A computed fold for a 283-nucleotide RNA from a Planctomycetota bacterium, annotated as Bacterial large signal recognition particle RNA. A source record names the gene ffs.

RNA sequence: CCGUGCUUAGCGGGGCGUUGGCGGCUCCCUGACUCCAUUUCGGUGGACGACCUGCAAUCCGCCACAGCAGGGCGAAUGUCUUCCCGAGGCUCUUCGCACACGGCGGUUCUUGGCGAGCAAGUGGUGUUGAAAGCCGGGUCCCAUGCAACGGGGCGGUGUGAACCUGGUCAGGGCAGGAAUGCAGCAGCCAUAAGCAUUUAGUCCCGUGUGCCGUGGGUUCGCCCGGCCGGAGCUAACUACACGUCGAGGCGGUCGCGGGCAGUGUCGAAGGCGGACUGCACGG
Numbered sequence: 001c002c003g004u005g006c007u008u009a010g011c012g013g014g015g016c017g018u019u020g021g022c023g024g025c026u027c028c029c030u031g032a033c034u035c036c037a038u039u040u041c042g043g044u045g046g047a048c049g050a051c052c053u054g055c056a057a058u059c060c061g062c063c064a065c066a067g068c069a070g071g072g073c074g075a076a077u078g079u080c081u082u083c084c085c086g087a088g089g090c091u092c093u094u095c096g097c098a099c100a101c102g103g104c105g106g107u108u109c110u111u112g113g114c115g116a117g118c119a120a121g122u123g124g125u126g127u128u129g130a131a132a133g134c135c136g137g138g139u140c141c142c143a144u145g146c147a148a149c150g151g152g153g154c155g156g157u158g159u160g161a162a163c164c165u166g167g168u169c170a171g172g173g174c175a176g177g178a179a180u181g182c183a184g185c186a187g188c189c190a191u192a193a194g195c196a197u198u199u200a201g202u203c204c205c206g207u208g209u210g211c212c213g214u215g216g217g218u219u220c221g222c223c224c225g226g227c228c229g230g231a232g233c234u235a236a237c238u239a240c241a242c243g244u245c246g247a248g249g250c251g252g253u254c255g256c257g258g259g260c261a262g263u264g265u266c267g268a269a270g271g272c273g274g275a276c277u278g279c280a281c282g283g
Base pairs, nucleotide, nucleotide: 001283002282003281004280005279006278010073011072012030013029014028015027020063021062022061023060024059034047035046036045037044038043051071052070053069054068055067078276079275080274081273083271084270088266089265090264092262093261096260097259099257101255102254103253104252106250107249109248110247111246112245113244114243115242117240120238121237122236123234124233125232133227134226135225136224137223138222139221140217141216142215143214144213145212146210147209148207149206150205151204152203153202154201155198156197157196158195159194165190166189167188168187173182174181175180
């Protein structure tokens, strides 16, 4: 050095998170092998995801030899390590930078609503007489009269009683020798209570009534009229200024979120080096 056999390491790594800690399953980064497409043959892009099976976030297994159980491959294309570079993750920034959102104040900014002004412009009104001033009346309240309407009473008209209302009482009845007398049903007439009606009349009561009258009260305002006065009055629109409420803009502050940057930390893949690589037999 070669061959055969055996044993062992090993058969991906890392970050966050969880945990006293470790590993696995889940998430993220990396990307061995393989496959596909394309190629100027140098590459480029995509898929899968690191031997297989079972278990596992309602977690599973383990304890510095820190997944377990079973099977398979297995010593070179291997293992460990310093340094460089570095995907990506995590921590911090209490004035790092810019941004988004929200809360609370602010505003010589913009704009809308409302209220109360002013009278510059437009409009309306006014010498057929404005404002201001004075007088009278109305509007308002109380009492009352009248009218209207409604209700009721009186009154008028009609009707109205088997007997218990009146008059007249046929027939019949009673008394009587007779003349005559007496009571009296039906009918007729009249009437009481009651009922119905009522154009007019009269009395009482009432009223969400009245271009009605009388007396009194009130009279800030408004309306009408009169006197005086002699040029303004009004505020619909515009402008201006004020107050208040809202919206927007700008700016402040606080909070929160992600991004970028920086600090610290871990760190896959890659690169330059270094170290190690067992046992038996045979040639």

Notes:
The model forms 86% of the base pairs in the Rfam consensus. Model confidence (mean pLDDT): 77 of 100.